A computed fold for a 135-nucleotide RNA from uncultured Micromonospora sp., annotated as SAM riboswitch aptamer (S box leader).

RNA sequence: ACCUCAUCCAGAGGGGUUGAGGGACACGGCCCGAUGACGCCCCGGCAACCACCCCGCCGUCUCGAUGGCGAGUAGCGGCGCGGCAGGUGCCAAUUCCGUCCCCGCCGCACGGCGCGGCGUAGGGAAAGAUGAGAG
Numbered sequence: 001a002c003c004u005c006a007u008c009c010a011g012a013g014g015g016g017u018u019g020a021g022g023g024a025c026a027c028g029g030c031c032c033g034a035u036g037a038c039g040c041c042c043c044g045g046c047a048a049c050c051a052c053c054c055c056g057c058c059g060u061c062u063c064g065a066u067g068g069c070g071a072g073u074a075g076c077g078g079c080g081c082g083g084c085a086g087g088u089g090c091c092a093a094u095u096c097c098g099u100c101c102c103c104g105c106c107g108c109a110c111g112g113c114g115c116g117g118c119g120u121a122g123g124g125a126a127a128g129a130u131g132a133g134a135g
Base pairs, nucleotide, nucleotide: 003133004132005131006130007129008128013043014042015041016040017039021032022031023030026099027098028097029096044091045090046089049087050086052083053082055080056079057078058077059076060075061072062071063070064069095127100124101123102122103119104118105117106116107115108114
């Protein structure tokens, strides 16, 4: 790289540097950008995926008993509330929007199959991003 799972409508900007494109890819749209974008560096911040900590519940487990019950609970596992900020991540616009399928509405056509347009956060997929895992 590929694969699996979760999330992606919230949130969070200043300085330095660079100098022309940038918003993942293709097309279309719409934005950002010489009042300096994008990138890089520093500082700051947001969030809470993982790690860590506390508590609760359940299970495992141990003990007891006229069996499906009671008691206990160090460790381990699962779930949930909270804390923290160590490992990542992120700090224009929903992942900027659409593209494929379904749905809804409108129009057209019609024996039947259909065709076109539109959709505020209608639903899903694909692709992508991030984390965790697996390899």
It was read from a public genome assembly, where an Rfam model found it.